Notes:
Model confidence (mean pLDDT): 84 of 100. The part of an RNA shown here (large-subunit ribosomal RNA, domain VI) has 263 nucleotides and comes from a Candidatus Microgenomatia bacterium. The full RNA is in RNAcentral, with records from ENA. The source organism's lineage runs through Bacteria, Bacteria candidate phyla, Candidatus Microgenomatota and Candidatus Microgenomatia (nom. nud.).
[in-house]
Context: one part of a larger RNA
RNA sequence: AGCGUUUUUUGAAUCUUGAGGAGAGCUGGGGACAGUACGAGAGGACCUCUCUGGGGGAAUCCCUGGUGUGCCGGUUAUAGCAUCAGCUGUAACGCCGGGUAGCUAUAUUCCCAAAUGAUAACCGCUGAAAGCAUCUAAGUGGGAAGCAUACUCCAAGAUUAGGAUUCGUCAUUAGACCCGCCGCAGAAGACGGCGUUAAUCGGCGAGCACUGGAAGAUCCGUAAGGAUUUAAGGUAACUCGUGCGAAUUGGUCGAUUCUUGCG
Numbered sequence: 001a002g003c004g005u006u007u008u009u010u011g012a013a014u015c016u017u018g019a020g021g022a023g024a025g026c027u028g029g030g031g032a033c034a035g036u037a038c039g040a041g042a043g044g045a046c047c048u049c050u051c052u053g054g055g056g057g058a059a060u061c062c063c064u065g066g067u068g069u070g071c072c073g074g075u076u077a078u079a080g081c082a083u084c085a086g087c088u089g090u091a092a093c094g095c096c097g098g099g100u101a102g103c104u105a106u107a108u109u110c111c112c113a114a115a116u117g118a119u120a121a122c123c124g125c126u127g128a129a130a131g132c133a134u135c136u137a138a139g140u141g142g143g144a145a146g147c148a149u150a151c152u153c154c155a156a157g158a159u160u161a162g163g164a165u166u167c168g169u170c171a172u173u174a175g176a177c178c179c180g181c182c183g184c185a186g187a188a189g190a191c192g193g194c195g196u197u198a199a200u201c202g203g204c205g206a207g208c209a210c211u212g213g214a215a216g217a218u219c220c221g222u223a224a225g226g227a228u229u230u231a232a233g234g235u236a237a238c239u240c241g242u243g244c245g246a247a248u249u250g251g252u253c254g255a256u257u258c259u260u261g262c263g
Stems, first nucleotide, its partner, number of pairs: 003263003010168007020154004026054007038043001055112006064105004071098005076091006115149003122142004175253004179195005200246003203242005209235003216229005
C1' cells in the first nucleotide's frame, strides 16, 4: 500500500409508536316496576329494566328503485345505398318500451353507547380556632349533557424530526425514476397494478345478464299482417379463461469518506 472481516458511518424497502390536532357528543314517545311510595282525597312518582320513533353521520349496492346519449326492441318523417327486401344517416338518444356494469337514495347495515377519573354549583362526615355550634382551618366522602380519558380519523416539520425488521455499503449494487400497458386512482402532479420469468390493456372463447323471437326461406292471407324454421338473433362497462396484438429496445439517479480492532 492492497484485500477480507467487525464496529462505526451511510443509502434504501416495508411495517409502525403517538406528542399534538380534528371529529362525534342530539332528542321524542310507549311498556314494566305501579295505580306502588307519597297523599284525607284529587292526583301520582324517583330508581331500575325494556321497546320504538325523529334528526344527524358513515359505509355499501345483496334487496327496492332511479339513471344508464357505446346494449336490445318498437315506431314516425325524410335522405341515401339504382329499385324490392334489408340496412344506415338526420330529426333533443327523433319519439317510445325495457335495461348490464358503474354511480346513486327514497334502499340496506351500523353509529351518535357504556364506563373511568378529577371537579362546578350544591349536599355531607369528622372537627377546632371560639368547652357550644360550624362541610374547613388540618383531614375526608358524594356530585353535571360540562372537563380529562374512553370512540373515529389525521399525525415524527413531535427540528427533542422517534422505533422495529430486512436488504445494500464500490458495485451501473440495494433501490428509485424516466419510458410503456393500465386502474372502480385521478383536474395536473400524486396513488395503485403490470411490463414477456407477463393475464396489465385490447382481441377472441365460454359464462352471467339484458332484450324479446333476427335475416333468409317455406306456408296462410286480396292486403296490412300472421305461423314455422327459432328460447331465435343481437349484446357496453361484469366473471373466468386464452399470449392472438400491444407493454420493444433502452436511458437516468443512486451511500467507502474518516476512525478502531483482528487476520